[in-house]
RNA sequence: GGGCUUGUGGUCCAGUGGUUUAAGACGUCACGUUUACACCGUGAAGGUCCCCAGUUCGAAUCUGGGCAGGCCCA
Numbered sequence: 001g002g003g004c005u006u007g008u009g010g011u012c013c014a015g016u017g018g019u020u021u022a023a024g025a026c027g028u029c030a031c032g033u034u035u036a037c038a039c040c041g042u043g044a045a046g047g048u049c050c051c052c053a054g055u056u057c058g059a060a061u062c063u064g065g066g067c068a069g070g071c072c073c074a
Base pairs, nucleotide, nucleotide: 001073002072003071004070005069006068007067010026011025012024018057028044029043030042031041032040050066051065052064053063054062
């Protein structure tokens, strides 16, 4: 330099155009339980879906350009 691929809460990930809401697990916090801790139960907070632009009535999702990571080739 070229090709492919990935990017979604602190972490791992689902969701591939649609009605209000981005689901779940771990973690965090609060409450319950316990003499206390752990386990367990209930609840809450935490995401403007990597950035910019475009297509569309409508974009996390499609297109283009960047940025970053991974694999391969040179």

A computed fold for a 74-nucleotide RNA from a Nanobdellota archaeon, annotated as transfer RNA. Its Rfam family is "tRNA".